[in-house]
This is a predicted structure of a 73-nucleotide RNA (transfer RNA) from Patescibacteria group bacterium UBA910. Its Rfam family is "tRNA". Gene Ontology term of the family: triplet codon-amino acid adaptor activity. Rfam classes the family as a transfer RNA. The coordinates come from a structure-prediction model, not an experiment, and the mean pLDDT is 82.
RNA sequence: GCGCGAUUAGCUCACUUGGUAGAGCGUUCGAUUGACGUUCGAAAGGCAACAGGUUCGAAUCCUGUAUUGCGCA
Numbered sequence: 001g002c003g004c005g006a007u008u009a010g011c012u013c014a015c016u017u018g019g020u021a022g023a024g025c026g027u028u029c030g031a032u033u034g035a036c037g038u039u040c041g042a043a044a045g046g047c048a049a050c051a052g053g054u055u056c057g058a059a060u061c062c063u064g065u066a067u068u069g070c071g072c073a
Base pairs, nucleotide, nucleotide: 001072002071003070004069005068006067007066010025011024012023013022019056027043028042029041030040031039049065050064051063052062053061
């Protein structure tokens, strides 16, 4: 330099063909316990790496940039 892939909540990841985003773990609060843990209930937390484009509407499609993984040279 070229090709392919990845980037979504604090962490690990879903989101099957475009219709105002979820799970597990973790965190906080409550219940349970003498206390801790376990278990149960609830809550907070992301406008989806960044910028543009297409569309009535984009995490999803297109282009560019950034970071990163693998391969080729």